This is a predicted structure of a 682-nucleotide part of an RNA (large-subunit ribosomal RNA, domain II) from a Candidatus Lucifugimonadaceae bacterium.
Lineage of the source: Bacteria > Bacillati > SAR202 cluster > Candidatus Lucifugimonadales > Candidatus Lucifugimonadaceae.
The full RNA is in RNAcentral, with records from ENA.
It matches the Rfam family "Bacterial large subunit ribosomal RNA". Its family is annotated with ribosome and structural constituent of ribosome in the Gene Ontology.
[in-house]
Context: one part of a larger RNA
RNA sequence: GCCAGCGAGUUACUUUGUGUGGCGAGGUUAAGGCGUUCAGCGCCGUAGCCGAAGCGAAAGCGAGUCUGAACAGGGCGUUCAGUCGCGCGGAGUAGACCCGAAACCGUGUGAGCUACCCAUGGCCAGGCUGAAGCGAAAGUAACAUUUCGUGAAGGGCCGAACCCGUUUACGUUGCAAAGUGAUGGGAUGAGUUGUGGGUAGGGGUAAAAUGCCAAACGAACACGGAGAUAGCUGGUUCUCCCCGAAAUGCAUUUAGGUGCAGCGUCAGGAAUUACUUCGCGGAGGUAGAGCUCUGAUUGGGUUAGGGGGUGAAAAACUUACCAAGCCCUGUCAAACUACGAAUACCGCGAAGGGUACCCUGGCAGUGAGACAGUGAAGGAUAAGCUCCAUUGUCGAGAGGGAAACAGCCCAGAUCGCAAGCUAAGGCCCCAAAGUGAGUGCUAAGUGUUAAACGAGGUGGGGGCGCCCAGACAGCCAGGAGGUUGGCUUAGAAGCAGCCAUCCUUUAAAGAGUUCGUAACAGAUCACUGGUCGAGGGCUCCCGCACGGAAAAUAAACGGGGCUCAAGCACACCGCCGAAGCUGCGAAAGGCGCGUUAGCGCGCCUUGGUAGGGGAGCGUUCCCAGCCGCGUAGAAGCGUGCCCGUGAGGUCACGUGGAGUGCUGGGAAGUGAGAAUGCUGGC
Numbered sequence: 001g002c003c004a005g006c007g008a009g010u011u012a013c014u015u016u017g018u019g020u021g022g023c024g025a026g027g028u029u030a031a032g033g034c035g036u037u038c039a040g041c042g043c044c045g046u047a048g049c050c051g052a053a054g055c056g057a058a059a060g061c062g063a064g065u066c067u068g069a070a071c072a073g074g075g076c077g078u079u080c081a082g083u084c085g086c087g088c089g090g091a092g093u094a095g096a097c098c099c100g101a102a103a104c105c106g107u108g109u110g111a112g113c114u115a116c117c118c119a120u121g122g123c124c125a126g127g128c129u130g131a132a133g134c135g136a137a138a139g140u141a142a143c144a145u146u147u148c149g150u151g152a153a154g155g156g157c158c159g160a161a162c163c164c165g166u167u168u169a170c171g172u173u174g175c176a177a178a179g180u181g182a183u184g185g186g187a188u189g190a191g192u193u194g195u196g197g198g199u200a201g202g203g204g205u206a207a208a209a210u211g212c213c214a215a216a217c218g219a220a221c222a223c224g225g226a227g228a229u230a231g232c233u234g235g236u237u238c239u240c241c242c243c244g245a246a247a248u249g250c251a252u253u254u255a256g257g258u259g260c261a262g263c264g265u266c267a268g269g270a271a272u273u274a275c276u277u278c279g280c281g282g283a284g285g286u287a288g289a290g291c292u293c294u295g296a297u298u299g300g301g302u303u304a305g306g307g308g309g310u311g312a313a314a315a316a317c318u319u320a321c322c323a324a325g326c327c328c329u330g331u332c333a334a335a336c337u338a339c340g341a342a343u344a345c346c347g348c349g350a351a352g353g354g355u356a357c358c359c360u361g362g363c364a365g366u367g368a369g370a371c372a373g374u375g376a377a378g379g380a381u382a383a384g385c386u387c388c389a390u391u392g393u394c395g396a397g398a399g400g401g402a403a404a405c406a407g408c409c410c411a412g413a414u415c416g417c418a419a420g421c422u423a424a425g426g427c428c429c430c431a432a433a434g435u436g437a438g439u440g441c442u443a444a445g446u447g448u449u450a451a452a453c454g455a456g457g458u459g460g461g462g463g464c465g466c467c468c469a470g471a472c473a474g475c476c477a478g479g480a481g482g483u484u485g486g487c488u489u490a491g492a493a494g495c496a497g498c499c500a501u502c503c504u505u506u507a508a509a510g511a512g513u514u515c516g517u518a519a520c521a522g523a524u525c526a527c528u529g530g531u532c533g534a535g536g537g538c539u540c541c542c543g544c545a546c547g548g549a550a551a552a553u554a555a556a557c558g559g560g561g562c563u564c565a566a567g568c569a570c571a572c573c574g575c576c577g578a579a580g581c582u583g584c585g586a587a588a589g590g591c592g593c594g595u596u597a598g599c600g601c602g603c604c605u606u607g608g609u610a611g612g613g614g615a616g617c618g619u620u621c622c623c624a625g626c627c628g629c630g631u632a633g634a635a636g637c638g639u640g641c642c643c644g645u646g647a648g649g650u651c652a653c654g655u656g657g658a659g660u661g662c663u664g665g666g667a668a669g670u671g672a673g674a675a676u677g678c679u680g681g682c
Base pairs, nucleotide, nucleotide: 001682002681003680004679005678006677011094012093013092014091015090016089017088018087019086020085021084022083023082026050027049028048032044033043034042035041036040054061055060064076065075066074067073097235098234100232104225105224106223107222108221109220115199116198117197118196119195120194121193122192123191124189126158127157128156129154133150134149135148136147137146138145162186163185164184167182168181169180170179201217203213204212205211210219238616239615240614241613242612243611248261249260250259251258252257262366263365264363265362266361267360268359269358273356275352276351277350278349279348280347281346282345288339289337290336294333295332296331299328300327301326302325303323305322306321307319308318309317310316369394370393371392372391373390374389375388377386378385399410400409401408414586415585416584417583419582420581421580425576426575427574428560429559430558434573436572438570439569440568441567447562453547454546457544458543459542460541461540462539463538464537466535474531475530476529477528478527480504481503482502485499486498487497510525514523515522587606588605589604590603591602592601593600594599595598617671619668620667621666622665623664624663625662626661628660629659636655637654638653639652640651642649643648
């Protein structure tokens, strides 16, 4: 891991609701007893309990009573049948659907492992060093001191046994639940070791690590209290049918729990109920708008006040400064409003509508929501972000589309059909349907990602100049004189800067557009003529394209591939396309009609998690019936057809070799795929 078997809402009592049965203003016995055909049944047993009357704290009164001064008002009553069994749905008390702690307590068992201690024994090859003391000699006044010898000390040195475990390799389903090889530390000591003994869990022992106390010790192990408790996790076994949620509010030592409400279901009851549209009537201060108010705010004017200046001071004057108020002008606001919608909301009426609304009671689940559109807030006008409101979808929703894709688009799956029509989306091939028709656009493979901004891309439209008396561009020529204008300056001559910017000759020519010089010079432009010969210049708006454009596969059309398109825009015809709709057949539920213990017809309905309700199948055992079945072959097992919506059921054959079925009731150790389930097998 697979297979098989086992494996989870039970039982008792109390209570509530419902179904059913008995009796009924009553109902019922408990313990116990008697009888008997004796785990049973029948009969006694009226103690007790519930009900038939309530109100009051009570005395008490009573269809009333309490409060009260009250013959007032008000509160609770007076109307409506109960009670005892049995079944079922809940609740309570019990382990109370099952498995699961970490822990707590009690009583014991452990120091044959290990820690420390006590008693008594054992063990430590060999080598090195050579303390004190002592002796001798030298030496001293005597000591001291020195040398040699002797001597044997040491938590001394090297190194086996022995003890340890430094580093490293291997080992890591090992040789081994801690080892092996190499290397290493101690090795006469606080050494090591044998045997016997001691200390025990709220404890011991500890050269102290929370170490050790029998391979897991922040409190050992075994058994018991014990089925501790677990607002937590996991699991919870047959079928079909009807309905079908919630992830919200308030509260909570509350936030992943719970109570009440909301939303579901079932039963009973009751209103011309809900809901929609139209009409009429309402309340409102949002969107927008506005600036009266509250504040903010642009520019100007006017003008208090302030600052600066002149003035010895004062007065006074002045001011390209600041600036209240007022006026004009232009704005802003969730906590501004002299205004003010659309929706939504409330009421009434009518029509549609049909029980979807409401009331009472039984039973729930939910109280982690997610995304999308819209309106706000928080954040950074970030987040697949957070938090509200509102609608939708998912949740609990399959099908078609979006390549793939819970929350987007279309559309709500009772079942069957090798029938038809459509939706979204599509119609060149992959791949069902147009290489459809029409008019344009795009050249970028734009389409098949992105902004500010940039650009003689290209198409369309508008406005204003110029132009055959010759425009625009190019080419040829002119572009002068007063004058080097004045000032400034070393210089300033069109061209550093300041001021002025005239006049003349002209076809035209600025007191000068740019370059240039130290300053001049020089080049060039404006402007003009000629040449040429038809359009040309500026600007605004719209469409589609271009650049801007860097990330990890080629990887930003699903692919191939596509260019008057297979791209984009507009309008058109046709087709494809779903579990939508239709057709044919079938089933179930509800309602209606006809008939009626069953059926026929019509209409509507039948996605579904938590959950509520209904109807069934099967297993084991018990009772009764079938003068059931069975060695002429039971159960079980195997194979196959058939029947039933299904759980399942019959039949045939084989195997098997002795039991077993159907009908009507009854009782449950009653259904397995999941629980890191339990046991066994492989």